[in-house]
The RNA shown here (small-subunit ribosomal RNA) has 1523 nucleotides and comes from a Rhodothermia bacterium. Rfam family: Bacterial small subunit ribosomal RNA. Its family is annotated with structural constituent of ribosome and ribosome in the Gene Ontology. The RNAcentral record of the sequence draws on ENA and SILVA.
């Protein structure tokens, strides 16, 4: 100089949003595993599981310089032997073995950390000091020798030493024990001198003879052990009370040492809600991991403490142990046995076995640094150092660099004759060589003990020897791109897309969520991101998550304020003064172990790692000052909080008493046929006299008006009067005390209704319960009825939507309007203004997600206290406690979801409200539904009855025309395969078209016939190949069209404003319109898209025009606008006016309405067409047509013949014709239009009864052809199955057409069914419309009762908007948003899963009383054995065995406790696309709902009682804004 550097979100609840809240991801880290993959090196790390069992080998020994033997060697020898013996060692003895090394089972405890204490204590080996080390003694192991045992191992009886034992002497500053004195300390006490007695030691070895190494004794010291206290770290209260040596006291005994540590009195005490005891669980720490931090987790490896050593229990010996490789016992086991007995103890290092997801060598060496033991050399050390295995994990390095486009090959997409991407990537070409691999060199790590030499008091100098790892590490050389890349992912979070294959399967998924044919979610590939010797997954911890919040959260609806109140412990406390210094602030000291983190600096090439130094260790202690605040001690003080007086105001509260009105019941009178009751009925009561009325009585409950957003009162709650007795609030007053306050865990008390015990009571009312209705049922709603209960008295019980869903108290922060009790002030008083206490509403500022709260806070702030902490399991189970009983209270798990939920937004919905419209109803016609037929559909049938269309919007729809063809492969059958068609090539030739077999026909198979040309080629026919074809699928891939709400008045932008926001605003509101049409108003101004208008047709006029149309006047004409004319009129078709609420009148602001208004051809949009807004139904169509995907290709293409779509038990739609006289036949006469015609349309003549036929005029049309019918008039029929009515047959025909059998239309003659106006139900229709009559026309060879047109005749009726059905605007509710065809409860029944209970049954741990006691301290001890001392020679002292006692471990036994397994059967609960029954809630959910409680039913539930709005609607009070 440094060691101050720090904080990020994001999916997922909704149709959208804010908020709550949960789950889920991104981070980081591991002793880890587990796929796939793997080049090399350097530091670390490596059974987390069975403290389960262990085979082998090692892992503690070491000293001849403590002893006495033996033996190898070596010299002697007279060969028996002796000497020496530095090298070997059993054994005696000395020191070690209490270190070091393992593990975490135990233990919630002075074990552990920190700071103390020891005046209550030991300390071997080592330092220091002072002192000594003299003389004696008795044994014993080894060995010998017999001798037991299979073994382990002994036993008897002999020798023998020592630094082994045992007396004596000797001794202080030793230890006990006494005398006296001085000092110290918070005490018990201690420390220093002092006097007398008592008692206690020793051992030798080696020597160069200098001296070393021992040994006793005494003090210090160091080092290490003990003990003692303070404080500090886990859960569980569903463990609340534990303790008998328990607590303290005396004295003893114990110990290195205090102490009930043990023992004997003797006292009753000890500890606990600041958590005792119990039970679970756990080694503690420095540290590691996260974390902005403050915290959470967590204690591998390193390091310090503890605790254990197979289990339990003892002690011995020792300085130190109740000892990991000692000992005894007991007990499991496992191992040997001759079956008598015996041995062992890897939680040392390696290894096996087992277990598990999973953790390594039966390795090297003491070279180092450490450690025993030894004077030394030096032995021993699986401590240690070092090599092996494992990517376990940190670091570092590589896998090549540079040029290179023909943008190669290949794969991979794509709009496919090309194109793009992999991609300078390959190839090629030059370069380099870390790294692999080959040779060659080659270490530091080591310096000293020791030995010699030399000096010397110790000790110093000099000079040497010593390496496992290792021929490693590092150098150098050679060679040459040569030896070296993969895992995960790519839907959004989260960087990174396509293409095939699969078709809710196979599969995927952290969460949300992909997969039902075009899947960036599944599989593969191709490209891509990410990180890399790795890279994913699981698993765990912290983070994010402020999601347990001290830093840093809430509790009015979201989880969450106890029902309320008094008060104990506890927290906290007014105002001033002085002490004091505990808290609280500063300094300083001592401690906070290294290591690790941070920081410098420095060694390994560099980093990771390492050493060095600092810094921090945010903490304890000790001391020494401040003295604001807090506590404490002492005193003063009134503002708090209480007492005092006075004074009104109240349903406060107990108890007596005393009213009146009703309801019921009794008596009695009058009185008759009915009452009651419902939507409507019934049950029911009445002729035995109900009900109605009148009067007399009875007996219980509850108290109308007053009475109110009034009052009291903690709450729960209080309501006729009167009286007693009482308990609290308020206000004036300012006398008294003098902080006495506030809040309250545990207690205690009150505590609606219902319930429950006893004893009464009993009008009404009314759970259960009959009955009677309703209904599909109705265990409900509605009736009649009724018992418990409702009512007192006494206990109990203790919950409620016990609600302001708002805990207490204190202060502080704009107004305004009411009210309720006082009280002051006022010149005018039924007034005005202040002021305290309550009680409402409204609003500012602030708050809050929003909604709201707003001096009665939900603002600001302080202080206690209860309470949340995702939904469900569940306020449940056990469990404990209260209660009589129901039942309360306290209160989890397991499992299971990704949400539950709150408040506002838009929308859709209501059997919610308001307004308003439409042929919606309602007033009218006519019809449908009955019959018969036609026509469709559904079903059934068929070889086939091709396909779609299916509420309104599908059903005479596609089809605007099925006999063949249509037509569809729909069913037989028969052919045919590059084809009905295009394009290339090749080869041929015209081909076509004629004939002829054969066929049903297509087709086959033959014959005949035979080009043009400009020479390219055009037509063909064959062959080959690309392309075709498909009325096959998908209308849920689609265009393009259509339907349908709806020709309904809405749908929506842009700016601004408001809201956090979703959205509001505008567009709502008054008014008025067919209209969101117009006006007025208005935080809105303007705009689009609809609406209107512009277009067409109709209706009126004028002007043009004037053929084919028209004829008024004029000529001809037998008639005919036929002619000549004519341009008037009809008419045709051009261009033009004309309608605007212009104008009068009433009204109204205006907008605009009325009006038998005027005009006017038409009046209020004149009629009608077309126009169909934003969107909605995955609404029709892939068979109109186009079109992605797929599917098919000698067939799902094509041709063909037939049949078949036309089938008939049976429903249903749309229709036509009736059912008659408003009719029907018959005969006669009158009037349109719109069309359409040459493969036509047909005058007309003539045959046929007809239908037609056979001639045949005119017309490519205002020319020519096409009868108009009902009406009208006249005759019959006369009310009936008929002169209605016309089906069905039988019979003859006609037309078209290749063909009319299946299966055509018609005509004629004959038959002559149903049917007599149609049940529930339903449809169209508002004027030229219904009705009714014909006529046309497309299709079309033929083939309409449908369809699309035209015009003839020609009406009823609307009071009105209560309902009904559909639609538009405002509103409100709401748990719908796939939007009520929603959504949703519970029983039941099926599977799965966890869980309670249960006769029992099994086990575990701990305790208790008793029995039995091993092995062992200790105490006693009459018997027995006994070297060292003493002895007066018996003997004793003291030792050891025996034998008793006391304790005591395993084990037995008893009887409760508690904690797991498990159980026949049960109990609920939970989850699972499509099961049963109902429909309880969400709308007024069709009985508003819900909460306590009691009673009932399959089920949701329903009925009482009594509470709550977190109830729609309406109407009334009140209150409030505003004027």
């Nucleotide at each position: 100089a440094c060691a101050u550097c720090g904080g990020a979100g994001a999916g997922u609840u909704u149709g959208a949003u804010c908020c709550u809240g949960g789950c889920u991801c991104a981070g980081g880290a591991c002793g880890a595993a587990c796929g796939c993959u793997g080049g090399c090196g350097g530091c670390g790390g490596g059974c987390c599981u069975a403290a389960c069992a262990c085979a082998u080998g090692c892992a503690a020994g070491u000293c001849a310089a403590a002893c006495g033997a033996g033996c190898a060697g070596u010299c002697c020898u007279u060969c028996g032997g002796g000497a020496u013996g530095g090298g070997c060692g059993a054994g005696u003895g000395g020191c070690g073995c209490a270190c070091g090394g393992g593990u975490g089972a135990g233990u919630a405890a002075c074990a552990c950390g920190u700071a103390g204490a020891g005046a209550a204590u030991c300390u071997a080996c080592c330092c220091u000091u002072a002192a000594g080390u003299g003389g004696g003694g008795a044994a014993u192991a080894a060995c010998c020798a017999c001798u037991g045992g299979a073994a382990a191992c002994g036993g008897u009886g002999g020798c023998u030493a020592a630094u082994a034992c045992c007396g004596c002497a000797u001794a202080u500053u030793g230890a006990c024990u006494u005398u006296a004195u001085a000092c110290c300390g918070c005490a018990u006490g201690g420390u220093a001198u002092u006097u007398g007695g008592u008692u206690g030691a020793a051992a030798g070895c080696c020597u160069u003879c200098g001296g070393g190494c021992g040994c006793u004794u005494a003090a210090g010291g160091a080092u290490g052990a003990c003990u003692c206290u303070g404080c500090g770290g886990c859960g569980g209260a569903u463990u609340a009370g534990c303790u008998a040596g328990u607590u303290g006291g005396u004295g003893a005994g114990g110990u290195a040492a205090a102490g009930g540590c043990u023992c004997a009195c003797c006292a009753a005490g000890g500890c606990g809600a600041c958590g005792a005891u119990c039970c679970g669980u756990a080694g503690c720490u420095g540290g590691u991991c996260u974390g902005a931090g403050a915290g959470g987790a967590u204690g591998a490896u390193c390091a310090g403490c503890c605790a254990c050593a197979c289990u339990g229990g003892c002690a011995c010996u020792g300085a130190c142990a109740c000892a990991c490789g000692g000992g005894c016992c007991a007990g499991a086991c496992u191992c040997c046995u001759a079956c008598g007995g015996g041995a062992g103890g890897c939680a040392g290092c390696a290894g096996u076995g087992a277990g598990g997801a999973a953790u390594a060598u039966u390795g090297g060496a003491c070279a180092a640094u450490g450690g025993g033991c030894g004077a030394a050399a030096g032995c021993c050390u699986g401590a240690u150092c070092c090599a092996g295995c494992c990517a376990c994990g940190c670091c570092g390095c590589g896998u090549g660099c540079a040029g290179g486009a023909u943008g190669a090959a290949g794969u991979c997409c794509c709009u496919c004759u090309g194109g793009g991407g992999c991609g300078u990537a390959a190839a090629c070409u030059g370069c380099u060589u870390u790294u692999a691999u080959a040779u060659g060199g080659g270490a530091a790590u080591a310096a000293a003990a020791a030995g010699a030499u030399g000096g010397u008091c110790g000790c110093c100098a000099u000079u040497a020897u010593u390496g496992a790892a290792g021929g490693u590490a590092c150098c150098a050389u050679a060679u040459g791109a040569a030896u070296a890349a993969g895992c995960a992912c790519c839907g959004g979070c989260u960087a990174a897309c396509u293409a095939c294959g699969u078709g809710c399967c196979a599969g995927c998924a952290g969460c949300c969520g992909c997969g039902g044919u075009a899947a960036u979610a599944c599989g593969u590939a191709g490209g891509g991101u990410g990180c890399a010797a790795g890279c994913g997954u699981u698993g765990u911890c912290c983070g994010g998550a402020a999601u347990c919040a001290u830093u840093g959260g809430g509790u009015g609806u979201a989880a969450a304020g106890g029902g309320u109140g008094c008060g104990u412990a506890g927290g906290c406390g007014g105002a001033u003064u002085g002490g004091u210094a505990a808290g609280u602030c500063a300094g300083a000291g001592g401690u906070g172990a290294a290591a690790g983190c941070c920081c410098g600096u420095a060694g390994c090439u560099u980093a990771a790692c390492u050493a060095c130094g600092g810094a921090a260790c945010u903490g304890c202690c000790u001391u020494u000052g401040a003295u604001a605040c807090u506590g404490c001690c002492a005193g003063u003080c009134u503002u708090g909080a209480g007492u005092c007086c006075u004074g009104g105001a109240g349903a406060g509260g107990u108890u007596a008493c005393u009213g009146g009105a009703a309801u019921u019941c009794g008596u009695g009178g009058u009185g008759u046929a009915g009452c009651a009751g419902u939507g409507a009925a019934a049950u029911g009561c009445g002729u035995a006299g109900a009900u109605a009325u009148c009067a007399c009585g009875a007996g219980g409950a509850a108290u109308a008006c007053c009475c109110g957003a009034a009052g009291c009162g903690u709450a729960g709650g209080c309501g006729a009067g009167u009286a007693a007795c009482u308990g609290g609030a308020c206000a004036g007053g300012u006398a008294c005390u003098g902080a006495c306050g506030c809040u309250c865990a545990g207690g205690c008390a009150c505590g609606a209704a219902a319930g429950c015990g006893u004893g009464g009571g009993g009008a009404g009312c009314a759970a259960a319960c009959a009955g009677g209705a309703u209904u599909a049922g109705a265990u409900a709603c509605c009736c009649u009825g009724g018992u418990a209960g409702u009512c007192c008295a006494c206990g109990c019980u203790g919950u409620a939507a016990a609600c302001g869903a708002u805990g207490a108290a204190c202060a502080c922060u704009c107004g305004a309007c009411g009210u309720u009790g006082g009280c002051c002030c006022u010149g005018u008083a039924u007034g005005g203004g202040g002021u305290c206490a309550g009680u409402g509403u409204c609003u500012a500022a602030g708050c809050u997600a929003a909604c709201g709260c707003g001096u009665u806070a939900a603002g600001u702030g302080u202080u206690c206290c209860a309470c949340c902490u995702g939904g469900g399991g569940a306020g449940u189970a056990c469990g404990a406690u209260c209660g009589c009983a129901a039942g309360g209270u306290u209160g989890a798990a397991a499992c299971u979801c990704a949400a539950a939920g709150g408040a506002a937004u838009u929308g859709a919905c209501g059997g919610g409200g308001g307004c308003c419209c439409g042929c919606a109803c309602a007033a009218g016609c006519g019809g449908u539904g009955g019959a018969g037929c036609a026509u469709g559909u559904u079903g059934c049938u068929u070889a086939a009855u091709u396909c779609g269309a299916u509420g309104c919007a599908a059903c005479g729809c596609g089809a605007g025309g099925a006999a063949c063809c249509u037509u569809a492969u729909c069913c037989u059958g028969g052919a045919u395969u590059c084809a009905a068609c295009g394009u290339a090539g090749c080869c041929g030739g015209a081909c076509a078209g004629u004939c002829u077999g054969u066929g049903a026909a297509a087709g086959c198979a033959g014959a005949u016939c035979u080009u043009c040309u400009u020479c390219g080629g055009a037509c063909u026919g064959g062959c080959u190949a690309c392309g075709c074809g498909g009325u096959g699928c998908u209308g849920c891939a689609u265009g393009g069209c259509u339907g349908u709400c709806g020709u309904c008045a809405g749908c929506u932008c842009g700016u601004g404003u408001c809201g956090u926001g979703a959205g509001a605003u505008g567009u709502u509101g008054g008014g008025u319109u067919a209209a969101g049409u117009c006006c007025c108003g208005c935080a809105a101004c303007g705009a689009g898209c609809g609406c209107a208008a512009c277009c067409c047709c109709u209706a009126c006029u004028a002007c043009c025009a004037g053929u084919u149309a028209c004829c008024a006047g004029c000529g001809g004409g037998a008639a005919a606008g036929c002619c000549g004319g004519g341009g008037a009129c009809u008419c045709u078709g051009g261009u033009a006016g004309g309608a605007c609420u212009g104008c009068c009148u009433g009204c109204g602001c205006a907008a605009g309405c009325a009006g038998u208004g005027a005009g006017g051809a038409a009046g209020g949009u004149g009629g009608g067409g077309a126009u169909g807004a934003c969107g909605u139904c995955a609404a029709g169509u892939c068979c109109u047509c186009a079109u992605g995907g797929c599917c098919u290709u000698u067939a799902u293409g094509u041709c063909c013949a037939g049949g078949g779509c036309u089938g008939c038990a049976a429903a249903c739609g749309u229709g036509c014709u009736a059912c008659a006289a408003u009719g029907g036949a018959u005969g006669g006469u009158a009037c349109a239009a719109u069309g359409g015609g040459u493969u036509g349309c047909c005058a007309c003549u003539c045959u046929g009864c007809g239908a037609a036929g056979a001639g045949g005029c005119g017309c490519u049309a205002a020319u020519c052809c096409u009868c108009a019918a009902a009406a009208c008039c006249a005759u019959c029929c006369u009310c009936a199955g008929u002169u209605c009515g016309g089906a069905u047959c039988g019979g003859a025909g006609u037309c078209u057409g290749c063909a009319a059998c299946u299966c055509g239309a018609c005509u004629c003659c004959g038959u002559g069914a149903a049917g007599u106006u149609g049940g529930a139900a339903u449809c169209g229709c508002u004027a030229g419309u219904a009705a009714u009559c014909g006529c046309g026309c497309a299709u079309c060879a033929g083939a309409a009762c449908g369809g699309c047109g035209c015009g003839g005749u020609g009406a009823a009726u609307a009071c009105g908007u209560u309902c009904c059905c559909g639609g538009g605007c405002c509103u409100u509710g709401u748990a719908c948003a796939c939007a009520c065809c929603g959504c949703c409860c519970g029983u039941c029944a099926a599977g799965c899963c966890a869980u309670g209970g249960a006769a029992g049954c099994u086990g575990g741990g701990g305790g208790u009383g008793c029995c039995c006691g091993a092995a062992g301290u200790c105490c006693g001890u009459a018997g027995c054995c006994u070297a060292a001392c003493c002895g007066a020679a018996a003997g004793g002292a003291g030792g050891g065995g025996g034998c008793g006692g006391c304790c005591g471990a395993a084990g037995g036994u008893a009887a409760a406790a508690u904690c797991a397994g498990u159980g026949a059967c049960u109990g609920g609960g939970g989850c699972u696309a499509a099961g049963u029954c109902g429909u309880a809630a969400c709308a007024a959910g069709g009985u508003a709902g819900c909460c306590g409680u009691a009673c009932c039913g399959g089920a949701a539930g329903g009925u009482g009682c009594g509470g709550c709005u977190g109830g729609a609607u309406u109407a009334c009070c009140u209150c409030c804004u505003u004027a």